[in-house]
RNA sequence: AACGAACGCUGGCGGCAUGCCUAACACAUGCAAGUCGAACGCUGUAGCAAUACAGAGUGGCGGACGGGUGAGGAAUAGGUAGGAAUCUACCCUGCACUACGGAAUAACGCCGGGAAACUGGUGCUAUACCGUAUAUUGCCAAAUCGUUUCCAAGAUGGUUUGGUGAAAGAUUUAUCGGUGCAGGGGGAGCCUACCUCCGAUUAGCUAGUUGGCGGGGUAAAAGCCCACCAAGGCGAUGAUCGGUAGCUGGUCUGAGAGGAUGAUCAGCCACACUGGGACUGAGACACGGCCCAGACUCCUACGGGAGGCAGCAGUGGGGAAUAUUGGACAAUGGGCGCAAGCCUGAUCCAGCAAUGCCGCGUGAGCGAUGAAGGCCUUAGGGUUGUAAAGCUCUUUUACCCGCGACGAUAAUGACGGUAGCGGGAGAAUAAGCCCCGGCUAACUUCGUGCCAGCAGCCGCGGUAAUACGAAGGGGGCUAGCGUUGUUCGGAGUUACUGGGCGUAAAGGGCGCGUAGGCGGCCUUAUAAGUCAGGCGUGAAAGCCCUGGGCUCAACCCAGGAAUUGCGCUUGAUACUGUGAGGCUUGAGGUCGGGAGAGGAUAGUGGAAUUCCCAGUGUAGAGGUGAAAUUCGUAGAUAUUGGGAAGAACACCGGUGGCGAAGGCGGCUAUCUGGACCGAUACUGACGCUGAGGCGCGAAAGCGUGGGGAGCAAACAGGAUUAGAUACCCUGGUAGUCCACGCCGUAAACGAUGCGUGCCAGACGUCGGGGUCAUUAGACUUCGGUGUCGGCGUUAACGCAUUAAGCACUCCGCCUGGGGAGUACGGUCGCAAGAUUAAAACUCAAAGGAAUUGACGGGGGCCCGCACAAGCGGUGGAGCAUGUGGUUUAAUUCGAAGCAACGCGCAGAACCUUACCAGCCCUUGACAUGGGUAGUGUGAAAAUCAGAGAUGAUUUUCUUCAGUUCGGCUGGCUACUACACAGGUGCUGCGUGGCUGUCGUCAGCUCGUGUCGUGAGAUGUUGGGUUAAGUCCCGCAACGAGCGCAACCCCUGUCGUGUGUUGUAUCACUCACACGAUACUGCCGAGACAAACUCGGAGGAAGGCGGGGAUGACGUCAAGUCAGCAUGGCCCUUAUGUCUUGGGCUACACCCACGCUACAAUGGCCGGUACAACGGGCUUGCGAAGCCGCGAGGCGGAGCGAAUCCCUUAAAGCCGGUCUCAGUUCGAAUUGCAGGCUGCAACUCGCCUGCAUGAAGCCGGAGUUGCUAGUAACCGCUGGUCAGCACACAGCGGUGAAUAUGUUCCCGGGGCUUGUACACACCGCCCGUCAAGUCACGAAAGUCGGCAAUACCCGAAGCCAGUGCGCCAACCGUAAGGGGGCAGCUGUCGAAGGUAGGGUCGGUGAUUGGGACUAAGUCGUAACAAGGUAGCCCUACCGGAAGGUGG
Repeated sequence: AACGAACGCUGGCGGCAUGCCUAACACAUGCAAGUCGAACGCUGUAGCAAUACAGAGUGGCGGACGGGUGAGGAAUAGGUAGGAAUCUACCCUGCACUACGGAAUAACGCCGGGAAACUGGUGCUAUACCGUAUAUUGCCAAAUCGUUUCCAAGAUGGUUUGGUGAAAGAUUUAUCGGUGCAGGGGGAGCCUACCUCCGAUUAGCUAGUUGGCGGGGUAAAAGCCCACCAAGGCGAUGAUCGGUAGCUGGUCUGAGAGGAUGAUCAGCCACACUGGGACUGAGACACGGCCCAGACUCCUACGGGAGGCAGCAGUGGGGAAUAUUGGACAAUGGGCGCAAGCCUGAUCCAGCAAUGCCGCGUGAGCGAUGAAGGCCUUAGGGUUGUAAAGCUCUUUUACCCGCGACGAUAAUGACGGUAGCGGGAGAAUAAGCCCCGGCUAACUUCGUGCCAGCAGCCGCGGUAAUACGAAGGGGGCUAGCGUUGUUCGGAGUUACUGGGCGUAAAGGGCGCGUAGGCGGCCUUAUAAGUCAGGCGUGAAAGCCCUGGGCUCAACCCAGGAAUUGCGCUUGAUACUGUGAGGCUUGAGGUCGGGAGAGGAUAGUGGAAUUCCCAGUGUAGAGGUGAAAUUCGUAGAUAUUGGGAAGAACACCGGUGGCGAAGGCGGCUAUCUGGACCGAUACUGACGCUGAGGCGCGAAAGCGUGGGGAGCAAACAGGAUUAGAUACCCUGGUAGUCCACGCCGUAAACGAUGCGUGCCAGACGUCGGGGUCAUUAGACUUCGGUGUCGGCGUUAACGCAUUAAGCACUCCGCCUGGGGAGUACGGUCGCAAGAUUAAAACUCAAAGGAAUUGACGGGGGCCCGCACAAGCGGUGGAGCAUGUGGUUUAAUUCGAAGCAACGCGCAGAACCUUACCAGCCCUUGACAUGGGUAGUGUGAAAAUCAGAGAUGAUUUUCUUCAGUUCGGCUGGCUACUACACAGGUGCUGCGUGGCUGUCGUCAGCUCGUGUCGUGAGAUGUUGGGUUAAGUCCCGCAACGAGCGCAACCCCUGUCGUGUGUUGUAUCACUCACACGAUACUGCCGAGACAAACUCGGAGGAAGGCGGGGAUGACGUCAAGUCAGCAUGGCCCUUAUGUCUUGGGCUACACCCACGCUACAAUGGCCGGUACAACGGGCUUGCGAAGCCGCGAGGCGGAGCGAAUCCCUUAAAGCCGGUCUCAGUUCGAAUUGCAGGCUGCAACUCGCCUGCAUGAAGCCGGAGUUGCUAGUAACCGCUGGUCAGCACACAGCGGUGAAUAUGUUCCCGGGGCUUGUACACACCGCCCGUCAAGUCACGAAAGUCGGCAAUACCCGAAGCCAGUGCGCCAACCGUAAGGGGGCAGCUGUCGAAGGUAGGGUCGGUGAUUGGGACUAAGUCGUAACAAGGUAGCCCUACCGGAAGGUGG
């Protein structure tokens, strides 16, 4: 785009078309083929009659047309073009004729049979039937003369003779008929060529088959039929068989070529319940005729009969689905008739159906307050929307009234009072459907929450859905709109036009060669192909163009063009073909050379392995990652000598050679194939390719017989392992070897078919030749074999004279992945199996090349307390703290590898607090707003009730703020209704913000340019160097940005300034501020340049001086809705608020961060020395002094701080004591007595004293921190805080050891490589098993279909024979003859039966694999070196992937 459509929703009118695609299923009822009295008689009715009308019958013509359907049929068909051996009623033309006779029969009458259908006997008549005559041209036969032909045959024309063949009348005066012959026209039959679907998993078919002679037969040619003879005919250019199908003009689609289709209209064919058959006739083997058989239906008196809608309507049924039991012969046409006329479900009309095409309408103009309502909203507004209302106007359609056709130019109109015309009223009677994620025009809200649902493909839906449903809005089409189905297109996706095959699917494993296809140069002939002209045909309709008619259009009419085809004919001759002649360049031959693992056979050689014998010799050998099995004191291994056997041939040896491929390797001989080079005076296109075919064909495997040293599937044992049917080891059989015969496959690979020609080079190498040259060598040529590379080509990779370039020829092969190289069938094979080779079903991919990442039990480079080297811990104990778990009314919540776990919590007795159990409150504890009423302040104390929040009362003190001085404005309380408050309720996977982490790792990008079809690359890679993408050099790159570094802070040295509260004083210390200093600046070395590195000088400090702050692009849907903020959802007398008590503090356990220890480098006692950072009045720090053993108390100086206080630092040092012990170590636990804070220390604080004195004697596997003022050890301060610090954040004191180095572990960076990964290795992914579903194969069988074969039976009927029964026409006086009929017989013969096969299909217990299916089992085969490289063929073995051998 289209449709004979159907379904869903909707539906105003008209015109023109179309309407059982399924059951060629079955049919009730009516109608669809009759007509003629001018062929004939009879009967009846009317009439006096003439006559008219009616009926059945004889007869004629027509029922072979018209109408229906598409079952069958792949050729007896159709289309196109031809042909000859034919017929033709009615029609037209011409010629001639129409004579004489005869015998029957229906109706009817009479007599019968039968239920009926129907029928028997007897008696009458025609344009019915028969005989005779005549007949020119008819037909048959013969003779003869011409034409054509070389002759014959044949054809054709003429003449003569013989035989033979006709007729019908009617009415009436003009016709209609009848007969013969000839011609025409239209119609029909027959023959030929070409074209006309799929299957080769259909390859051979055929006995009347093919041909001939003769005969029969037909209208006519012919095996059409028969007898005889011959053995042919068809087939790979697809016979035969199977499946499917009416064919065509045309129709739909398409740019075309094509593809699909064959409704309506038209031509042809076939069919008429199924099968068979003939009769009649001009024509039929006959839709509304006959006979027979069968199935079905109906009637029946059971004896027997009747029927055939695939005619028009209609019914049932089937189906998704297809109309009225209508009107008329008015028109067109048909039949009959002289005609009038009759008949006509052909036809013309009407009815039904949006089934299609076409046309029209459902109103038009104005109309903003942009009404109301709806929807959205950022709450302002936007949109629906000039849309509506309203005002003005029109009347197509529909409705009412009137007139009223053409179709028929005389009559006759079903349609039809229709079309049309005129008038009237009134916006009146008339809009839906689909869609809105992309493709694809059109977006928002609500509902829903992987549900419900959508979906053409991709895909939407798991709480913010433009994708589901609804609404608003929008888009599209419009009396329709969508959906489904089907066809073509898009699809260059079967490629003729117009594709491909190295890696995407696809080159046969290789050769020889048949058919076929293709084929060198010249001349000539021909004219088959080819080209041009003419003629015929190519039906009409349709398509196209022009014009015309319906108001337009659809539709219809006329003319033209076209119909690309086929046939005949005339011409052209370049090319192709064919015939003839020639040529040498393709191909082959001859001669001469040399190269070679080319093949076959026979022989032969040495090294090695193993075995055997003997000697020497002694305890091991062997084997592995390490072992063990194994061998060995019965003497191994090792070593020496001798012997045997089999297999393979080191070095040479080489991208060297040979061969078609597989493949071929010691040496010698014989036989033998091919290629190459040089020469050539030969042949003369002999060529190329090659479907089928034939041959060769690695390894494994098979058969028979040998052989068997080594190796080695299977097998056995030992190891490894979770297991180990493996990898490793020790053994070991088939096999490997030979001969003969099979198999016929490989990743049989260059993943690249063969041949020919053409198109830059460079460098190797093998074989041969030539020229130059003294060698070395140089140049050149032919053939082979490689590497690189240009043009060109390719999707890219790449290929590139050995093409994957440019062309030609031939062959093979491909057409999404899986199913599957499988099933079935065939062929081959001993088998294994090979070959040929599908479908159902299923998926939306499978695949190639390249890119960027990520990853690797890949490579190389580099870094990091990563390892190593060290020091100290942790893991064991007790305690503290946190998590898990458990418990609980509650033990609130979050954090979860690193990167949760002394984390949020810089401090839970109440509070905090979010949890639990109770008791209260409901505009609320808190904010804003309205109304009414009241009050205008704040504080303190006390009492009462209550657990408390809270409520009530009293007392005392003070009387709110602003003010323009006006009760002007604020404030507060109560009540009330509503808006609202409130939520630590949910979602960190809706978010903001903030944070962790990789990682302070050195990276991450951009602009322009260049390269690439593109993704992308380059820059950023490379050589050096660095802490660093830091810097230098190089470079198709040149620059730039975010990161690095620097700028900032602290600290180290110096200078300058200042000098309080610092200092007795001075001031260098100190404090504060400002500034200086360090930059590889200098020297030397590293080959040179530079960066940089190393060494040195100077310097407080040297190569970043030390420390901090600072965290690129990004990753982890990382963390946080409980810090805060916030969208959405949820609660609203509760999930909100208040409050008391409890809980977060539980305790069999596990884990994590810590503290204290286990002691003598120590504990205890006494004495004594030296800091820094900090903090302090809101209720703070709190001195001296006094009291207490002590915690602490009393006290209150000083200090809002360089002034006072916290504040005695501790380790250290000096002296003493303890003496290796569960201790004078260690301090847990517990008891008693106290202190402090606080409303309150029971659950549940801290501290002190006395007493008690547990575990623990240095910690398994493992694990952690640290590289210098670091670790370790020691104390101090601060925040939080009423109180509570082993935590955290800081501060200082004492103060080490070690680093050879980068193999390994972990993490990271850059380069490269492989990849089947991209959610990126925590990836991907294979097979068995188990479960479910589906389709398919096999299967004992079983049930059907189809077409044949053989035989049996043999209806009707034609034909043949017979015909003793019977018979009117003619002959015959008659007998009889001629002729005919019944009957009988026979051949053929449908249906039926029997039998064995073929083929196709259905079904089938069971069985086999296959496909699919969020979360099953077992392993880990593959992808990285996938942890044993993988893969192909083959064999064996194994739960499975698979393993092993060759």
Small-subunit ribosomal RNA from an uncultured bacterium, 1446 nucleotides, folded computationally.
The sequence is in RNAcentral, with records from ENA and SILVA.
The prediction has a mean pLDDT of 83.
Its Rfam family is "Bacterial small subunit ribosomal RNA". Gene Ontology terms of the family: structural constituent of ribosome and ribosome.